[in-house]
Context: one part of a larger RNA
RNA sequence: ACUAGUUAAGGGAAUUCGGCAAUUUAGCUUCGUACCUUCGGUACAAGAAGUGUCUAUGUCUGUAACUUGGAAAUAUCUAAGUAGCAGAUGUAGAUCGCAGUGACAAAGAUGGCCCGACUGUUUACCAAAAACGUAACCGAGUGCUAGGUUGAAAAGCUUUGUAUACUCGGUGAGACCUGCCCAGUGGUGGUGUCUAAAACUGCUUUACAAGGCAGCUAAGGCCCACUAAACGGCGGGAGUAACUAUGACUCUCUUAAGGUAGCGUAAUACCUUGUCGUCUGAAUGGCGACUUGCAUCAUUGGUUUAACGAGGUUGUCGCUGUCCCUAACUAGAGCCUU
Numbered sequence: 001a002c003u004a005g006u007u008a009a010g011g012g013a014a015u016u017c018g019g020c021a022a023u024u025u026a027g028c029u030u031c032g033u034a035c036c037u038u039c040g041g042u043a044c045a046a047g048a049a050g051u052g053u054c055u056a057u058g059u060c061u062g063u064a065a066c067u068u069g070g071a072a073a074u075a076u077c078u079a080a081g082u083a084g085c086a087g088a089u090g091u092a093g094a095u096c097g098c099a100g101u102g103a104c105a106a107a108g109a110u111g112g113c114c115c116g117a118c119u120g121u122u123u124a125c126c127a128a129a130a131a132c133g134u135a136a137c138c139g140a141g142u143g144c145u146a147g148g149u150u151g152a153a154a155a156g157c158u159u160u161g162u163a164u165a166c167u168c169g170g171u172g173a174g175a176c177c178u179g180c181c182c183a184g185u186g187g188u189g190g191u192g193u194c195u196a197a198a199a200c201u202g203c204u205u206u207a208c209a210a211g212g213c214a215g216c217u218a219a220g221g222c223c224c225a226c227u228a229a230a231c232g233g234c235g236g237g238a239g240u241a242a243c244u245a246u247g248a249c250u251c252u253c254u255u256a257a258g259g260u261a262g263c264g265u266a267a268u269a270c271c272u273u274g275u276c277g278u279c280u281g282a283a284u285g286g287c288g289a290c291u292u293g294c295a296u297c298a299u300u301g302g303u304u305u306a307a308c309g310a311g312g313u314u315g316u317c318g319c320u321g322u323c324c325c326u327a328a329c330u331a332g333a334g335c336c337u338u
Stems, first nucleotide, its partner, number of pairs: 002332007010324002014322001019319001027051005036041001038173001052095012065082007096100001108317007115309002120132002136171007147158004174304004179234003184231002186227005192222001194221002200215005235253005262296001263293001274290006
């Protein structure tokens, strides 16, 4: 020096990417308990007090016994009281220690924001999460000899179920909502002197076969509609108001339609450590605004949201060997000597 522990005056996160690690707190009883809220919660919120032993005394419960009264033929039943024992609990006084849930056991607390509603599941052996699932909502298929699925088949499963069902896909509690576009790709439906193969029919070359031409014609295509909680998409250039600035307004090119409500420097913002405010002595940080958004945006869901989370991030209080700044001790292993 190492491993596992123990203890440290004064300071108290100055350490560090970051309170990582280690402390703090803790049981029971009583008082008390905010914002917010889906009125259930939040909540053991927070915060405060008590807690041992002895003595005295009160109350309640249990218990067999005794006394008195009543009922009853007896056994016995019932009401009140007495002292005893046991248990629970309250009050007062005393007493010991630094310390009374004396060991063991046993939450540190709280504020802001992001994500995911929640309990749940997951990479056995580097990831537990914001990933998956979920209830709920939406779409598609399916009328039962269903649809889907396994199998070569027989035969199964869903199901001894029947559209309040089963299968598939998307979103992901609740609240407020979910705008415009069917031109492209896909899906569904429809229509016809359109197109369209083989077979078939007719004609034909030909000794036969093969071949050639014409006719007929299914699905599909073409055409016409519908469909975006289908895949997806949602512009540019000029000018303009009596200071300036801005541009409600106008013109123009152009598209299938030109991004609506919301939210916004965001888990999305390049420029960027944007600008302003606030928290700090000091913040590329947090939060609140603004927002011309390189490249936000509405079930590829948008915006919020109580509760919840070994999730992420940032404050505050308490607490501490994380640190100032190290020291000592215990146990082990190791080193050295033999």